This is a predicted structure of a 71-nucleotide RNA (transfer RNA) from a Solirubrobacterales bacterium. The coordinates come from a structure-prediction model, not an experiment, and the mean pLDDT is 81.
[in-house]
RNA sequence: GGCCCCGUCGUCUAAUGGUAGGACGCCGGGUUUUCAUUCCGGUAGCGCGGGUUCGAUUCCCGUCGGGGCCA
Numbered sequence: 001g002g003c004c005c006c007g008u009c010g011u012c013u014a015a016u017g018g019u020a021g022g023a024c025g026c027c028g029g030g031u032u033u034u035c036a037u038u039c040c041g042g043u044a045g046c047g048c049g050g051g052u053u054c055g056a057u058u059c060c061c062g063u064c065g066g067g068g069c070c071a
Base pairs, nucleotide, nucleotide: 001070002069003068004067005066006065007064010024011023012022013021018054025043026042027041028040029039030038047063048062049061050060051059
């Protein structure tokens, strides 16, 4: 330098154009003499910039970061 893959709550992981879900964590409450366990509720996310579309996490382009192959 060329090509390919990946990027979503604090962490892990879904969502093939129509309200972004789950688990763990964290916070509050119930239960318990206390802790743990368990139950209920809550918190928090689409890497960034453009384009297409009535509508984009999703499709296209660029860019940034990570990984792989080739030279």